Molecule: Bacterial large signal recognition particle RNA
Organism: Chloroflexia bacterium
RNA sequence: UCGUGCUAGAUGGGGAGGUAGCGGUGCCCUGUACCCGCAAUCCGCUCUAGCGGGGUUGAAUUCCCUCUCGAGGUGGCAUCUUGUGGGACUAGCGUCGUAACGUGGCGUUGACGGUCGGGUCCCGCGCGGCGGGGAACCGUGAACCCGGUCAGGACCGGAAGGUAGCAGCCGUAAGCGGCACUCUUCGGGUGACGUGGGGCAGCCUGACCCGAGCCAACGAACGGCGACAAGCCGGAAGGUGUCCAUCGACAGAGGGUGCACGA
Numbered sequence: 001u002c003g004u005g006c007u008a009g010a011u012g013g014g015g016a017g018g019u020a021g022c023g024g025u026g027c028c029c030u031g032u033a034c035c036c037g038c039a040a041u042c043c044g045c046u047c048u049a050g051c052g053g054g055g056u057u058g059a060a061u062u063c064c065c066u067c068u069c070g071a072g073g074u075g076g077c078a079u080c081u082u083g084u085g086g087g088a089c090u091a092g093c094g095u096c097g098u099a100a101c102g103u104g105g106c107g108u109u110g111a112c113g114g115u116c117g118g119g120u121c122c123c124g125c126g127c128g129g130c131g132g133g134g135a136a137c138c139g140u141g142a143a144c145c146c147g148g149u150c151a152g153g154a155c156c157g158g159a160a161g162g163u164a165g166c167a168g169c170c171g172u173a174a175g176c177g178g179c180a181c182u183c184u185u186c187g188g189g190u191g192a193c194g195u196g197g198g199g200c201a202g203c204c205u206g207a208c209c210c211g212a213g214c215c216a217a218c219g220a221a222c223g224g225c226g227a228c229a230a231g232c233c234g235g236a237a238g239g240u241g242u243c244c245a246u247c248g249a250c251a252g253a254g255g256g257u258g259c260a261c262g263a
Stems, first nucleotide, its partner, number of pairs: 001263006009057003012030004020046005034054005063256006072247005077241006084234003089231002093226006101219003104215003113209008121198006127191002130187006137178004146171004154163003
């Protein structure tokens, strides 16, 4: 150096999760790389760690180690979306107030302010008016139990005459009706009335003084209150990330690694 036969090893790997820890079944990513039994209400082990039984390959392109690359996963961070809790702060909204910057209104035909007076308001009295009652006036109005006169008739008387008295007539009482006016009385959801007193916050009005601002509707400013929840704070789910950390398949590079026999 070559050939033959064995053995160690290999016969997928990784991530999360689970576990005191390590693997496996299951899920996910890569990839195609034996079979049977066990196994999430777990199965089997105990520090490099699946257990049990078989098959193939087997000292190197295939095994082991290191480095590079890096699919992908996980965690963090950032950001976006969705929905949710909070509601001190900011913005906006509503409302109230302050002051008077802007617009506007009023003002030397006198603002604001001051003094005096009157009215509106209340009470009393008076007058009037409305309504009611009464009186007055007019009319009517009593078979008899109202009056006057009393025909006829009745009665008394010798007569003269007298008495009572119905009807009628006249006039009246109670009652009834009318009533422009008049008187009296009572009342009020009565009055551009008079008078006296009271009151005078607001409003209206008259006179006088002063001499230039006044108002606060709208906008702006400031402040209070209120609701809302866009910004803001918190946490949840999902997405994204050329960010940070961690694990890391596949691939690539380098290195390392038996035994026996024969030529």